[in-house]
The RNA shown here (Bacterial RNase P class A) has 342 nucleotides and comes from an Actinomycetaceae bacterium. It matches the Rfam family "Bacterial RNase P class A". From the family's description: Ribonuclease P (RNase P) is a ubiquitous endoribonuclease, found in archaea, bacteria and eukarya as well as chloroplasts and mitochondria. Its mean pLDDT, the model's own confidence on a scale to 100, is 76.
RNA sequence: UGAGCUGUUCAGGCGGUCGCGAGUAGAGAUAUUCGAGGAACGUCCGGGCUCCACAGGGAACGGCGGUGGGUAACACCCACUCGGGGCGACCCGCAGGAAAGUGCCACAGAAAAUAAACCGCCGCAAGGUAAGGGUGAAAAGGCGAGGUAAGAGCUCACCGCGACAUUGGUGACAGUGUCGGCAUGGUAAACCCCGCUGGGAGCAAGAUCAAGCAGUGUGCAAUGAGGUAUCCCGCUGAGCAUACGGGUAGAUCGCUGGAGCGAGUCGGUAACGGCUCGCCUAGAUGGAUGGCCGCCGCCGCUUUAAGCGGCACAGAACCCGGCGUAUCGAGCAGCUCAUUCC
Numbered sequence: 001u002g003a004g005c006u007g008u009u010c011a012g013g014c015g016g017u018c019g020c021g022a023g024u025a026g027a028g029a030u031a032u033u034c035g036a037g038g039a040a041c042g043u044c045c046g047g048g049c050u051c052c053a054c055a056g057g058g059a060a061c062g063g064c065g066g067u068g069g070g071u072a073a074c075a076c077c078c079a080c081u082c083g084g085g086g087c088g089a090c091c092c093g094c095a096g097g098a099a100a101g102u103g104c105c106a107c108a109g110a111a112a113a114u115a116a117a118c119c120g121c122c123g124c125a126a127g128g129u130a131a132g133g134g135u136g137a138a139a140a141g142g143c144g145a146g147g148u149a150a151g152a153g154c155u156c157a158c159c160g161c162g163a164c165a166u167u168g169g170u171g172a173c174a175g176u177g178u179c180g181g182c183a184u185g186g187u188a189a190a191c192c193c194c195g196c197u198g199g200g201a202g203c204a205a206g207a208u209c210a211a212g213c214a215g216u217g218u219g220c221a222a223u224g225a226g227g228u229a230u231c232c233c234g235c236u237g238a239g240c241a242u243a244c245g246g247g248u249a250g251a252u253c254g255c256u257g258g259a260g261c262g263a264g265u266c267g268g269u270a271a272c273g274g275c276u277c278g279c280c281u282a283g284a285u286g287g288a289u290g291g292c293c294g295c296c297g298c299c300g301c302u303u304u305a306a307g308c309g310g311c312a313c314a315g316a317a318c319c320c321g322g323c324g325u326a327u328c329g330a331g332c333a334g335c336u337c338a339u340u341c342c
Base pairs, nucleotide, nucleotide: 001338002337003336004335005334006333007332008331009330010329012296013295014294015293016292017291018290020035021034022033023032024031025030037313041324042323044322045321046320047319048318049202050201051200052199056233057232058231059230061198062197063196064195065194066080067079068078069077070076081095082093083092084091085090096193097192101191102190103187104186105185118133119132120129121128122127141159142158144156145155146154160182161180162179163178164177165176166175167174168173206253207252208251209250215244216243217242218241219240220239226236227235228234260279261278262277263276264275265274266273267272297311298310299309300308301307302306
């Protein structure tokens, strides 16, 4: 200098003015303070909270799936192992079981699995064979030597696989040694098996106050309706369902101070945790967070100044932790490879 990898930050700034929502003060006029995000988004996971008679047992159904740790919890995060990609920094992995059973495997090919034989090789033949050819994503361990009529783990060395022992590691796993000649493909984001795990509904949850109203028909019900949001057991125990008709459509709480944020320090490889100090940071209910002006920053256009236009994605709705997706541009830190110069 060029090409990359990883992590991280900001999200136009300041001031004035007129509005909007909320809090506080005030009898009021009014004053004063605060007022969107890194994703507030998607609502995909996991929790808090609330109600269902505190939800117990079994079945069914679902979720997760290397190991160890973190956490309130998780499908998230960290570290490691194994496998794959890259020269490398580094990245990716829904990563248990295919010898419990069942299913499926297009085309091509002889054959896609109760071990098979098209060409070929050997043999007079009966027959033997799985070396060579060819197909495919995948073909019955690979390769070399010996051996043989031709061949073949038939035998041997190395590699692979399996079993056992041993060493290291908390563990996944790795190393070493000995033994076994070792036929039995792939697919479990197919059923299934194994292990762990899940009660349901959701702030329109739910609670309170105020206002108003009118019942009637049918069916079922202590021989158990209804509830326990799949079923059975268990528990509970009085109205339930439906059709027509009548009333209301107001307010308050829940509602935001919290697994909160920032700084320092200690423990830990890390995720994260402990302690100390500091800070307060939206709460609407047809739903506020906007308009205009001035100066500055960046980008584009006519171009000397200057002027004009633009500055992404998006936008709270009970609250948190994640994941995923969208995003104009700008910056910072560490690292890798190539080339050149000293």